[in-house]
């Protein structure tokens, strides 16, 4: 230097192919229950989809260009 994969809730990721509600475990917060606490139980998404542009009525998704990160090839 080239190629390829990837970046989404605090944490692991799903959802991109195929354009249109942003969601799932676990974790947190409040409530109940318990002498208490753990467990269960009810309710709550907490978010600049890495960044810039672009195309579209409409971008997480699709083109372009840039950042990290992982991996190959030199």
């Nucleotide at each position: 230097g080239c190629c390829g994969c990837g970046a989404u809730a605090g944490c692991u990721c799903a959802g991109c192919c195929u354009g249109g509600g942003a969601g799932a475990g676990c974790a947190c917060a409040u409530g109940g229950c318990u002498g208490a606490a753990g467990a269960c139980c009810a309710u709550g998404g907490u978010g600049u989809c890495c960044g810039g542009g672009g195309c579209u009525c409409a971008a997480a998704u699709c083109c372009c260009c840039g950042u990290c990160g992982c991996g190959g090839c030199a």
Molecule: transfer RNA
Organism: Candidatus Altarchaeales archaeon WOR_SM1_86-2